[in-house]
Context: one part of a larger RNA
RNA sequence: CUCUCUCUAAGGAACUCGGCAAAAUGGCCUCGUAACUUCGGGAGAAGAGGUACCCUUUAUUGGGUUGCAAGAACCAGACGCUGGCGACUGUUUACCAAAAACACAGGUCUCCGCAAAGUCGUAAGACGAUAUAUGGGGGCUGACACCUGCCCAGUGCCGGAAGGUUAAGGAAGCUUGUUAGUCUUUGACGAAGCUCGCGACUGAAGCCCCGGUGAACGGCGGCCGUAACUAUAACGGUCCUAAGGUAGCGAAAUUCCUUGUCGGGUAAGUUCCGACCCGCACGAAAGGCGUAACGAUUUGGACACUGUCUCGGAGAGGGACUCG
Numbered sequence: 001c002u003c004u005c006u007c008u009a010a011g012g013a014a015c016u017c018g019g020c021a022a023a024a025u026g027g028c029c030u031c032g033u034a035a036c037u038u039c040g041g042g043a044g045a046a047g048a049g050g051u052a053c054c055c056u057u058u059a060u061u062g063g064g065u066u067g068c069a070a071g072a073a074c075c076a077g078a079c080g081c082u083g084g085c086g087a088c089u090g091u092u093u094a095c096c097a098a099a100a101a102c103a104c105a106g107g108u109c110u111c112c113g114c115a116a117a118g119u120c121g122u123a124a125g126a127c128g129a130u131a132u133a134u135g136g137g138g139g140c141u142g143a144c145a146c147c148u149g150c151c152c153a154g155u156g157c158c159g160g161a162a163g164g165u166u167a168a169g170g171a172a173g174c175u176u177g178u179u180a181g182u183c184u185u186u187g188a189c190g191a192a193g194c195u196c197g198c199g200a201c202u203g204a205a206g207c208c209c210c211g212g213u214g215a216a217c218g219g220c221g222g223c224c225g226u227a228a229c230u231a232u233a234a235c236g237g238u239c240c241u242a243a244g245g246u247a248g249c250g251a252a253a254u255u256c257c258u259u260g261u262c263g264g265g266u267a268a269g270u271u272c273c274g275a276c277c278c279g280c281a282c283g284a285a286a287g288g289c290g291u292a293a294c295g296a297u298u299u300g301g302a303c304a305c306u307g308u309c310u311c312g313g314a315g316a317g318g319g320a321c322u323c324g
Stems, first nucleotide, its partner, number of pairs: 001319008010310002014308001019305001027051005036041001038143001052065004081300001083298002085295002090102002106141007118127003144290001146288002149220003154217002156213005163208003169202002173198002177194002181189003221239005248282001249279001260276005
């Protein structure tokens, strides 16, 4: 010097991104226990007290007593306050992430009548299911409470079948080649059959078209003026649109400007909490907003406690070091 420990005056987070680490709490008994709450919880809340006594012995020895309980050591919760997120128990990146991600019960949409839909397989066949719509598959959302607004113009899906368009196929008719044969025979014409090409007309779904549908994909405006101080604009005008963002929330896990402004907490607060609303660029099942309980989650703050620190010091053991 290094590792693992023990102690440390005064202070007590001044350390640091951050109380990381350490310290502190700890068992049992009694008393006592708040907000909030889905009335179950919260709760071991918090907090307070006790955890022994008697006789005897050189002794920590020996013996005895009461009580629900008498912590030797080992062992053995720190605890409040306040937001965010996720309801919860669970699951996950085997070997850098355990989470706010996934799942979840619940909600909703949609497909499927059974030889089901869907999936695997070339097929046979299998799963679905020895099930049968209170069932099975798929999508989204994610306990619960209160709710879930407007737009069907585009895209998708569903329904419709009058009209337009439209394939293979069919097809009246036309046409090419070939040649039995005929003729006015260096050649020309040419029946049937076969064959080349064209083809009116016929011809389904689809598309166009007509409707519906948002817990389908998605979308949810601009400019100007106006009130007897000023400011603002309940109000009016105008343009555009399929419709112009409703409730609720809002500098937010979302706010660029921004350390917005005000209030609280601190001596001092870019964080935090409560408000405001000018939402660059929240918003209603890619759910909105709340929420008791829960969380090795995350934000801010407090008490206790401490060598984290002021700022170091001392000690023990292992290494390092010296000798062998």